[in-house]
RNA sequence: UGAGUUCGCAGUGACUGGCGCUGCAACGUGGGAUACCACGGGGAAGCUGCGAAAAAGGCAAGAGGCCGCGCGCCUGGGUCGGAUGG
Numbered sequence: 001u002g003a004g005u006u007c008g009c010a011g012u013g014a015c016u017g018g019c020g021c022u023g024c025a026a027c028g029u030g031g032g033a034u035a036c037c038a039c040g041g042g043g044a045a046g047c048u049g050c051g052a053a054a055a056a057g058g059c060a061a062g063a064g065g066c067c068g069c070g071c072g073c074c075u076g077g078g079u080c081g082g083a084u085g086g
Stems, first nucleotide, its partner, number of pairs: 005053008015043002017074005027040005041069001064080004
């Protein structure tokens, strides 16, 4: 000097589905037919940068953790989980 922790701010942001139940209302509109597409509203982990606080900590894989509009059952994804280069 670097890696690592916590908080705040800014930027960026994947993923945001099907059926059923409750309910006045459980995204809306249009399309599709298998669990998807487009637009709009809402949510959103993670990543990057800056600042502050601390001092106990960086580092196998994996298990697993986190994220998408009540609940249940499913389907399919994203992201984190070591370093470096392109």
Model confidence (mean pLDDT): 76 of 100. Predicted 3D model of an 86-nucleotide RNA (ZMP/ZTP riboswitch aptamer (pfl RNA motif)) from Deinococcus piscis. Rfam family: ZMP/ZTP riboswitch aptamer (pfl RNA motif). On this family, see Jones and Ferre-D'Amare, Nat Struct Mol Biol 2015: "Recognition of the bacterial alarmone ZMP through long-distance association of two RNA subdomains". Rfam links the family to the GO terms one-carbon metabolic process and regulation of purine nucleotide biosynthetic process. It was read from a public genome assembly, where an Rfam model found it.